[in-house]
C1' cells in the first nucleotide's frame, strides 16, 4: 500500500560420478469421446466429422387512415316455393399501388488479401429520423382485377372489352439546386383522415372555405448507415529466383454516387524482387479464450465488431441500399411430378430426417417481456427472442443423516496361536427432518395499451389532435414453478480410480517368463506389496478413471535466457560486393531517444471496490486497465544526419634486413637400374622358416665405359618462410609478402562479411609425351582350417613433364576474423639500442606457471581469461550427410538437403575395478638342474558309459573320480519284486480294559496269525496314582519327497598368498584419492628412510603344541654308575647317578666382533653355542571370490505324499560289463630271487577284548588258558640291513594274474558276493608314444609297524619310526600369485565387447514400363443468359405535330463473357510386375573387421579388387601402445 502477491522439481545412459543431452512423469485446461457408476437444484453450453443429400411444418410481411373491385357457409325475415331482402360484411381470398423482404437469422467453403486490426484521408452517396427555407398550380393517356373468349395434363399462357389510385405521363412555377462559353439553359409534387358551419351555393346534410394531423416536392445542415483511398502489423516452404503486357506511367475520351487502367485509344518503357516478388501449400480475420511468474506459446466453439458465402459456376434487373439464403435470367449436376408436349426445387433460418462419425438435443410453448417490420392507431406477422423438453458436457451449492454406544459381539481377513485387524464400525438407546414425497397457500417478472377527467398546447373554437397529471379497467408462454407452512419418517439416495519408484496407500491365496500388467524405469521363470482375486488402506467425490489435444515444467530455439578444442556445432584458405559496426573533437538539426498534453485504444471478458439472487457460480454499478497507435509542445547526454577541424587507427614515401615465399630457364654431384667390355666361378637372391625367380646360354661380387630417368644425403634445428594447401642441391631472371628503424606526408581513407570470386594435399579424369626406382591391378610361391591379406618374386596403370578438369581429406591447434586489457620465468629466431660472458625493446616461434575460466581433461599475453563488432554453425541416438529434385562436373562424383520408420538412450571427461599375443619390479618345485614316478602290462579301487526289475543317492576343470564311504554277505539300504500294516516302527493328547511280562505248539519265505501256560509287582492321604501293553477315535505322526538358485550349520578353493580396510585431517563439484605413493629392506604392508598425513583395526609375526639341549623336582609297573645276593633273568636288597617318564625352568636376542649399506632398516661373515639369523615342524586361514558344494550328518522356510512318496517282512540290487578315464598295488629283476643265520625300533590297541607258554596242523588254524582294565601281561615276528649259500640274463628259481582242486575262520547264512591257506596252474609284463605329476633334507626313494571302521573283510585312510640321497648356474621362457605403471568401445568384467554379408518373418519408404484422379499455364474452338454498343426488319397510349417526327419496345449484328471441347505444357496425390538400400525381430549360416600395440596400430580422403566383414596403393591425422634418442621445464 483499492486496481501490487509472483519463479519448487522426479524418474531414467553408469560398477559409480560429474557433465551433455534426449525421452517420461507430477499442474492447469477442453464445445470433447469412451468405461464403471449415479440423490436434487441453480448458471452457462451442445454436429468441432460430409459447404453432404434432404420428407413435412413453420421461419416476412403488413397497409382499406392511396386504390378499384368484393365472396360463401351461416343465420333472420318475406316467399309466387322457383326465390328475394337483411345481416354475416365491405368481412375472407385476389389485384393496383406503398413501405418492408440488403435487417434480424445461419454457416466458415473461399479469402494470406487493404480482408482484418489499428491510425489517418478525401473525390463520395445515405430511405426511414431530426433540421433549415420554399412549394404541393393545372391538365392527360393507359393498365392489373372483374367480365368474356381461347390454349394447356399442369405450371400458367394468349386475345377482346371495361376501370382506379398516393401507379404512370407531360405543363406551370422554382428561392435554393445542377449545368455553363458566364451570355444562358435543365428539372418537382398526391392526396389521405379528423373537425366545425361563421360570411358564399345547394341546405337532412354536403360542397366551397377554415383548421389539425399524416403524407407528398424540392432543398439546407445534422445523425446513422455505407463505399474509396493511405502507414504499420497480421502463416509456412527458396528443394519456388526471377514476375509483369493493361503490366507501370501519362494524355484524350468513356464510366461510377465518387478517386482511379476501373474501361478504351494513343504515347512512353516502365513497374515488383534477397527488407523474399512470383509460384505452392495451409488459414475466415479481431476483441478474446487456454496456459505461462512474466516474456511468451498455442487457440479463434458460445457472447460482441468486420469479412466472406447461400446447390455449382456466371449476369444484370428492381431499389435509398443488392449483384440479393426463403427475388429474377442463363448454363451444370441432382431430385421431383407429367398426359412426354413440358415444368417444379434449393434447410450453410427453428425443429426433423437419411448418412458420415468416437461424438452433439425437441418436427415442444408464447409472443407475456426484449427488439423489429408495416400501420394514425387498434393490431398483424416475427423458429429474433423469451420459455420449457433432453444430455453429470462444464462450472457452483446442497444431501445421502447427528449423538451415544466395548461384550472391543458375529462374519471377513490375518497371525510368531498369543493376538492384531476391519472398528464405534454395526447392533441397540437417544434425537433431528434440509432435500425427495403429500397437503395447504404462494410473490417478483406488468410497463404498456385503453377508457373516463383534468390542465396545457394549437385553433376562430370548449371541437380534432398532442402532451402531462389521477382514476379506471386490465395484459403471464414460463406457472403442476421461486418461496412459506404443516405431516409422516432414518426413512428414498456413492461410487470410482489407485496403493514397487517417481506418488499418499501392504498383506494373503492363486498362477508360474503362461495369462498378463505398463505414463517412465520395468514387474512375471513356485514364496509376485508390480498379473488375477481377496482383506486392508490412500486419494478424490455424484463423481471417478482411461484416451485426444493445448500451454507449462522445457534455459529443449535461450529477447528476457543456451551453446560451437574433446559432448550436436568454426565454411580448407583468401579477396570482396550488399548489409552490420566504427577513432578525437567544435556547430547545427531532431530521425532514433526521454518527458508532459490531447485524441483514440467499441461493449463484454480479465483486475479493484460495492451491490443482487438464503451462500456460491452467475448477475449488476462505478472504477481501474487496455502495456498500442496518431498529433503536437519540449529537452539535446549518447547514436544517426550535416558543416568543419585532428593525428593516437589505417595507409604512402625514405633507409636497412632475414628468409625451402612464387614463376621460369640453366647447371651439378652421389646413389638405384639397365647396355657393352675385363677379371672370375656356382651360387645369388629371399624368409620366421622357405619357395617362386636369376644363374654353366657365366648370374651374384668387382673394375672399367656409357645411357637413362627420378629425387636432392650431411647442413637440419618444438629453425625459417607462406592465407591456407605447402615450400628444400646450386646459378641466374622475373615477383609477392613480412620485420626492423627514423619519423616526412594523408587525414578514418578502417573491421567484418550473407551472396559472389580466386587459390586449394593426395587420389582420379582429357589430350600428348617421359618412364630408372617405387608400385594399386595381375601373376606365381608362402603362410593357413581357409587366406581374394598380413611376408616373398615379378610387375601395369599411377607417380614425372605440358595444358585443362576434379573441388575434397584427422584440409586440425579438431580452437573464425578484427580491437583493447589481464602476474611472472626459462628458451630460441630476425632486428634496433646501449653501460655488449649481458640488459632493454620491436616482432615471431616453444616450454612452465598465478590469477580466472573449464563438465572435467586442461587453457593460460600465441587464452578455451575479462569485454566489443561482424561472420558462419548446433538443437537426441539411428534412418542419413542418404533419397527425390536442383546446381556443377567427360565421368569418378561434388555442393545443397528431408521424411516416413524406429530406440531410450546415444555421447564427453574423470574413477575404481578387472583384462592386454602393453611395460617395470618381485616371489613361488613355476620353469631350469635333479630323484623317482603317472601314461604302456596285470590286479585293486573309484568315475562315466551301457545294460538292468533295480544296478539308489550325491560329488564333475584346477578346487568330482581309493570322493561322503574310519569298510554294502543278511543288517546297513535310501533301490528293485513279491507279500503284509493304516493313529501307525517313533512323540505327545483323550477314552476304554489290562499288571508288566512269560512258556509251549501249529501254518508260513518272514513279516505276522491262531491257540496255550504262567504270573498280580511299586508308590498310597486308599479317592487313587507312576510306569508298561492292548483297544478305539481324532487331532496328528511319518516321508534319505523336491527345492543348497529361500535359508542356518559346516567344509572346499584362491592362498598362509600379503594383503584388506577404518577414524580424524588433507585434496576433488564428484564418483574417489592420500594415509597403502617414492628410495632401500625382508618370508611378511616386516622394518627404516621419507612424506598431508596422524593414528588404529583384521591379517603377518609373537603368544599355543610337539621337536632338538640342559637344569631343578619326583622315582613305579621304567633304569642299573658303585655296592651286595643271584637260579644269571634289573632276578632281588638297595640306589636316585644314567636313559626314560612328566611338571617346572633356563637358552637364540642380529645379543657380541668385523665389514658394507644413508651413523637406519637390514644383510653378509666370524666367535661361541646343542641349536643362528624364522633352528625344524603342527595348530592358526584376513576382507572377500566362485548363486563352488552340502535340505542324503544336523537344523530349518516353502512346496508336495497321506490304506502311501509312510511302516514291516523274505528275496534280490547296490559287487553287472563290447569299452574310455583317474588314484593305487605288484612287476618286468642281479642295488636282484629263493634258502638258512642274526641284530636295532617308534607309535599305537586290548575285558563282547589282547591272549603268553605248552602241544597239534605243511599252512591258513586248532586245543589250551598263564598274565593283564596295561611303562608290569599281551598283539609283537619289526622289515629293509648283516653273515653265509644257490640261481647267472632267460619271460627265468623274474613276474604272478587266471584257472581247478583240498582247507581254515568269522557269521543264523559265504550261491550271487568274504579274507586266509596248501597242492597245482603259471598269463600279460623285458622298462613303457604324444603328453604329465611329485619332491629342496631328515626331504625324496625305499622298509616294515600300528590304529580306527570293524564278526569278518585294505592295495585305501591315518599315523609310527629304520635306512637315507641327488640337484638348483639361474629367472630367458611355461603356469599362477603380488605391487607400480598405461591403454580399453570390458563391468555378467577377454570363455568380455562386437562388425558384416547371406538365409527367414514383419513394417515403413526410394526407384520402376506404366496407369488413375485432381489443380493450373499457354494456345486455339466455342459462346446461353445479360450489361453496352450499333441498326429503318417490325410494332408503338400520353409529348410536338400538317404528312410525319423524337422516344420506346422487339428483332438483327457487334464487343465481353460462364459452362464445355481441342491440342501441348506444368505440378500434387493414389496404384504398379518387378527392383535398392533401412529399421527391427531370445538362442540361423560364414568368418573375425574393430575395442589391449585386438595380434598387419587406427582413422581421413581417394582409387582398384574381393562371399563378407575388408585388403591393397598413394597423400595426411594422432583421437597409436613399447622401446630409445633429441629438445624443453622443474628441483637439488
Nucleotide at each position: 500500500a483499492a486496481a501490487c502477491u509472483g519463479a519448487a522439481g522426479a524418474g531414467u545412459u553408469u560398477g559409480a560420478u560429474c557433465a551433455u543431452g534426449g525421452c517420461u512423469c507430477a499442474g492447469a485446461u477442453u464445445g470433447a469421446a469412451c468405461g464403471c457408476u449415479g440423490g436434487c437444484g441453480g448458471c452457462a453450453a451442445g454436429c468441432c466429422u460430409c459447404a453432404u443429400a434432404c420428407a413435412u411444418g413453420c421461419a416476412a410481411g403488413u397497409c382499406g387512415a392511396g386504390c378499384g373491385a368484393g365472396a360463401a357457409c351461416g343465420u333472420u325475415a318475406c316467399u309466387u316455393c322457383g326465390g328475394u331482402a337483411g345481416c354475416u360484411a365491405g368481412u375472407a381470398a385476389a389485384g393496383c399501388g406503398g413501405c418492408g423482404g440488403a435487417c434480424g437469422g445461419g454457416u466458415g467453403a473461399g479469402u494470406a488479401a487493404c480482408g482484418c486490426g489499428u491510425a489517418g484521408g478525401a473525390a463520395u452517396c445515405u430511405a426511414c429520423c431530426u433540421u433549415u427555407c420554399a412549394g404541393c398550380g393545372g391538365g392527360g393517356g393507359a393498365u392489373a382485377g372483374c367480365u368474356c373468349g381461347g390454349g394447356g395434363a399442369a405450371a400458367c399462357c394468349c386475345g377482346a372489352a371495361u376501370u382506379a389510385a398516393u401507379a404512370c405521363c407531360g405543363c406551370a412555377u422554382a428561392c435554393a439546386c445542377c449545368c455553363u462559353a458566364a451570355g444562358g439553359g435543365g428539372g418537382a409534387a398526391a392526396g389521405a383522415g379528423g373537425g366545425c358551419c361563421u360570411a358564399u351555393c345547394c341546405u337532412u346534410g354536403g360542397a366551397a372555405g377554415c383548421u389539425c394531423u399524416c403524407g407528398c416536392u424540392g432543398u439546407u445542415a445534422g445523425a446513422u448507415g455505407a463505399g474509396c483511398c493511405u502507414g504499420c502489423g497480421u502463416g509456412a516452404g527458396a528443394u519456388u529466383a526471377g514476375u509483369u503486357u493493361g503490366u507501370u506511367g501519362g494524355u484524350g475520351g468513356g464510366g461510377u454516387a465518387a478517386u482511379g487502367g476501373c474501361c478504351u485509344a494513343c504515347c512512353a518503357a516502365g513497374a515488383c524482387u534477397a527488407c523474399g516478388a512470383u509460384c505452392u501449400c495451409u488459414a475466415g480475420c479481431u476483441g478474446g479464450u487456454c496456459u505461462g511468474a512474466g516474456a511468451g506459446g498455442a487457440c479463434g466453439a458460445u457472447c460482441a465488431g468486420c469479412c466472406a458465402c447461400a446447390c455449382u459456376g456466371g449476369g444484370a434487373c428492381u431499389g435509398a441500399g443488392a449483384c440479393a439464403c426463403g427475388g429474377c435470367c442463363c448454363a451444370g449436376a441432382c431430385u421431383c411430378c407429367u398426359a412426354c408436349g413440358g415444368g417444379a426445387g434449393g434447410c450453410a433460418g427453428c425443429a426433423g430426417u437419411a448418412g458420415g462419425g468416437a461424438a452433439u438435443a425437441u418436427u415442444g410453448g408464447a409472443c407475456a417481456a426484449u427488439g423489429g417490420g408495416g400501420g394514425c392507431a387498434a393490431c398483424c406477422c416475427u423458429g429474433a427472442u423469451c420459455c420449457a423438453g433432453c444430455u453429470a458436457u462444464g462450472c457452483c451449492g446442497c444431501g445421502u443423516g447427528u449423538g451415544u454406544g466395548a461384550a472391543g459381539a458375529a462374519g471377513g481377513c490375518u497371525c510368531u496361536a498369543g493376538g492384531g485387524u476391519u472398528g464405534u464400525a454395526a447392533a441397540g438407546c437417544a434425537c433431528u427432518u434440509u432435500a425427495g414425497g403429500u397437503a395447504a397457500g404462494g410473490a417478483c417478472g406488468a410497463a404498456a395499451a385503453g377508457a373516463a377527467u383534468a390542465u396545457a398546447g394549437u385553433u376562430a373554437a370548449u371541437a380534432c389532435c398532442u402532451a402531462u397529471a389521477u382514476u379506471c379497467c386490465g395484459u403471464g408462454a414460463c406457472u403442476u414453478a421461486a418461496c412459506u407452512u404443516a405431516c409422516a419418517g432414518a426413512a428414498u439416495a456413492a461410487g470410482g480410480a489407485c496403493c514397487g519408484g517417481c506418488u499418499a496407500a501392504c498383506u494373503c491365496c492363486g498362477u508360474g517368463c503362461c495369462a498378463g500388467c505398463a505414463g517412465c524405469c520395468g514387474c512375471g521363470g513356485u514364496a509376485a506389496u508390480a498379473c488375477g482375486g481377496a482383506g486392508g488402506g490412500u486419494c478424490c467425490a455424484a463423481g471417478c478413471g482411461u484416451u485426444a489435444a493445448u500451454c507449462g515444467g522445457a534455459a529443449u530455439u535461450a529477447c528476457u535466457g543456451g551453446g560451437c578444442g574433446u559432448a550436436a556445432a568454426g565454411c580448407g584458405c583468401g579477396c570482396g560486393u550488399a548489409g552490420g559496426c566504427g577513432g578525437u573533437u567544435u556547430g547545427u538539426c531532431a530521425a532514433g531517444u526521454u518527458g508532459g498534453a490531447u485524441g483514440u485504444g467499441a461493449a463484454a471478458u480479465c483486475c479493484c471496490u460495492g451491490g443482487g439472487c438464503u451462500c456460491a457460480a452467475c448477475c449488476u454499478a462505478g472504477g481501474a486497465a487496455c502495456u498500442g497507435c496518431a498529433u503536437u509542445c519540449a529537452a539535446a547526454a549518447c547514436u544517426u544526419a550535416u558543416a568543419g577541424a585532428c593525428u593516437a587507427g589505417a595507409g604512402u614515401a625514405c633507409g636497412a634486413u632475414a628468409g625451402a615465399g612464387g614463376a621460369g630457364a640453366g647447371u651439378a654431384g652421389a646413389a638405384u637400374u639397365c647396355c657393352u667390355g675385363g677379371u672370375g666361378u656356382a651360387g645369388c637372391g629371399g624368409u620366421g622358416a622357405a619357395a617362386u625367380g636369376c644363374g654353366u646360354a657365366g648370374a651374384u661380387a668387382u673394375c672399367a665405359g656409357g645411357a637413362g630417368g627420378a629425387a636432392u644425403a650431411c647442413c637440419a634445428a618444438u629453425g625459417g618462410c607462406g592465407a591456407a594447401g605447402g615450400c628444400a642441391a646450386c646459378u641466374c631472371u622475373c615477383u609477392g609478402g613480412a620485420u626492423c628503424g627514423a619519423c616526412a606526408c594523408u587525414g578514418a581513407c578502417g573491421c567484418u562479411g550473407a551472396g559472389g570470386u580466386g587459390c586449394g594435399a593426395a587420389a582420379g579424369c582429357g589430350u600428348g609425351g617421359g618412364u630408372a626406382g617405387c608400385a594399386a591391378a595381375c601373376a606365381g610361391g608362402a603362410u593357413u582350417a581357409g587366406a581374394u591379406a598380413c611376408c616373398c618374386u615379378g610387375g601395369u596403370a599411377g607417380u614425372c613433364c605440358a595444358c585443362g578438369c576434379c573441388g575434397u581429406a584427422a584440409a586440425c591447434g579438431a580452437u573464425g576474423a578484427g580491437a583493447a586489457c589481464u602476474a611472472g620465468c626459462c628458451g630460441u629466431u630476425g632486428g634496433a639500442u646501449c653501460u655488449u660472458a649481458g640488459a632493454u625493446u620491436c616482432a615471431g616461434u616453444g616450454g612452465u606457471a598465478c590469477a580466472g575460466c573449464u563438465a572435467a581433461c586442461g587453457c593460460a599475453u600465441u587464452a578455451a581469461g575479462u569485454u566489443c563488432u561482424c561472420c558462419g554453425c548446433c538443437u537426441g541416438g539411428g534412418g542419413a550427410g542418404u533419397a527425390c529434385g536442383g546446381c556443377c562436373g567427360c565421368a569418378a562424383g561434388g555442393c545443397u538437403a528431408a521424411a516416413a520408420c524406429u530406440c531410450a538412450a546415444a555421447u564427453g571427461a574423470a574413477u575404481u575395478g578387472a583384462c592386454g599375443g602393453g611395460g617395470g619390479c618381485c616371489c613361488g618345485c613355476a620353469c631350469a638342474a635333479g630323484c623317482g614316478g603317472u601314461g604302456g602290462a596285470g590286479c585293486a579301487u573309484g568315475u562315466g558309459g551301457u545294460u538292468u526289475a533295480a544296478u539308489u543317492c550325491g560329488a564333475u576343470g584346477c578346487a568330482a573320480c581309493g570322493c561322503g564311504a574310519a569298510a554294502a554277505a543278511c543288517c546297513u539300504u535310501a533301490c528293485c519284486a513279491a507279500c503284509c500294516c493304516u493313529u501307525g516302527a517313533c512323540a505327545u493328547c483323550u477314552a476304554g480294559u489290562g499288571a508288566a511280562a512269560u512258556u509251549u505248539c501249529u501254518a508260513g519265505a518272514g513279516a505276522u496269525a491262531g491257540a496255550u501256560u504262567u504270573g498280580u509287582g511299586c508308590c498310597u492321604u486308599c479317592g487313587g496314582g507312576a510306569a508298561c501293553a492292548c483297544u478305539a477315535u481324532g487331532a496328528c505322526a511319518g516321508g534319505u519327497g523336491u527345492u543348497g538358485c529361500a535359508u542356518g550349520g559346516c567344509u572346499g578353493u584362491c592362498g598362509u598368498c600379503a594383503g584388506c580396510u577404518c577414524g580424524u585431517g588433507u585434496c576433488g563439484u564428484g564418483a574417489g584419492a592420500u594415509g597403502u605413493a617414492u628410495g632401500g629392506u625382508u618370508a611378511a604392508g616386516u622394518c627404516c628412510a621419507g612424506u598431508a598425513a596422524c593414528g588404529a583395526g583384521c591379517g603377518c609375526a609373537a603368544c599355543c603344541c610337539c621337536u632338538a639341549u640342559u637344569c631343578u623336582u619326583a622315582u613305579u609297573u621304567g633304569c642299573c654308575a658303585g655296592c651286595a645276593c643271584u637260579u644269571c633273568g634289573g632276578g632281588u636288597g638297595g640306589g636316585a647317578a644314567c636313559u626314560a617318564u612328566a611338571a617346572g625352568g633356563a637358552g637364540a636376542c642380529c645379543g657380541c666382533c668385523g665389514u658394507g649399506u644413508a651413523u637406519a632398516a637390514c644383510a653378509c661373515g666370524g666367535a661361541g653355542g646343542a641349536a643362528g639369523g624364522c633352528g625344524g615342524g603342527g595348530a592358526c586361514g584376513a576382507c572377500g571370490u566362485c548363486a563352488a558344494g552340502u535340505c542324503a550328518u544336523c537344523a530349518u522356510g516353502g512346496c508336495c505324499c497321506u490304506u502311501a512318496c509312510g511302516g514291516g517282512u523274505u528275496g534280490g540290487g547296490c559287487u553287472a560289463c563290447a569299452c574310455a578315464c583317474g588314484u593305487g598295488c605288484u612287476a618286468c629283476a642281479a642295488u636282484g630271487g629263493g634258502a638258512g643265520a642274526u641284530a636295532c625300533a617308534g607309535a599305537u590297541g586290548g575285558u563282547u577284548g589282547c591272549g603268553a607258554a605248552a602241544g597239534c596242523g605243511c599252512g591258513a588254524g586248532c586245543u589250551g588258558g598263564a598274565g593283564c582294565u596295561a611303562a608290569u601281561c599281551c598283539c609283537a615276528a619289526a622289515a629293509a640291513g648283516u653273515c653265509u649259500u644257490c640261481c647267472u640274463c632267460a619271460g627265468u628259481c623274474c613276474g604272478g594274474a587266471u584257472u581247478g582242486g583240498a582247507g581254515u575262520c568269522u557269521g543264523c547264512a559265504a550261491c550271487u558276493c568274504g579274507a586266509c591257506u596248501c597242492c597245482a596252474u603259471g598269463a600279460a609284463g623285458c622298462a613303457g608314444g604324444a603328453a604329465u605329476c611329485g619332491c629342496u633334507a631328515g626331504u625324496a626313494a625305499u622298509c616294515g609297524u600300528g590304529a580306527a571302521u570293524c564278526a569278518g573283510a585294505a592295495u585305501g585312510u591315518c599315523a609310527c619310526g629304520g635306512u637315507g640321497a641327488a640337484u638348483a648356474c639361474g629367472u630367458u621362457c611355461u603356469c599362477g600369485g603380488g605391487c607400480c605403471u598405461u591403454g580399453u568401445a570390458c563391468a555378467c568384467a577377454c570363455c568380455g565387447c562386437c562388425c558384416g554379408u547371406c538365409a527367414c518373418g514383419u513394417c515403413a519408404u526410394g526407384g520402376g514400363a506404366g496407369u488413375g484422379u485432381g489443380u493450373u499455364g499457354c494456345a486455339c474452338c466455342a459462346g446461353a443468359a445479360g450489361u453496352g454498343g450499333u441498326u429503318u426488319g417490325c410494332c408503338u397510349a400520353a409529348c410536338c405535330u400538317u404528312u410525319g417526327g423524337a422516344g420506346g419496345g422487339c428483332g438483327g449484328c457487334c464487343c465481353c463473357c460462364a459452362c464445355g471441347g481441342u491440342g501441348u505444357g506444368a505440378u500434387a496425390c493414389g496404384c504398379g510386375a518387378c527392383u535398392g538400400g533401412g529399421a527391427c525381430g531370445a538362442a540361423g549360416u560364414c568368418g573375425u573387421a574393430a575395442c589391449a600395440a585386438g595380434g598387419u596400430a587406427g582413422c581421413c580422403c581417394u582409387a582398384g579388387g574381393g562371399g563378407a566383414a575388408c585388403c591393397u596403393g598413394g597423400g595426411g591425422c594422432u583421437g597409436g601402445a613399447u622401446c630409445a634418442c633429441c629438445u624443453c621445464c622443474u628441483a637439488a
The prediction has a mean pLDDT of 84.
Small-subunit ribosomal RNA from a Pseudomonadota bacterium, 1532 nucleotides, folded computationally.
Its Rfam family is "Bacterial small subunit ribosomal RNA". Gene Ontology terms of the family: structural constituent of ribosome and ribosome.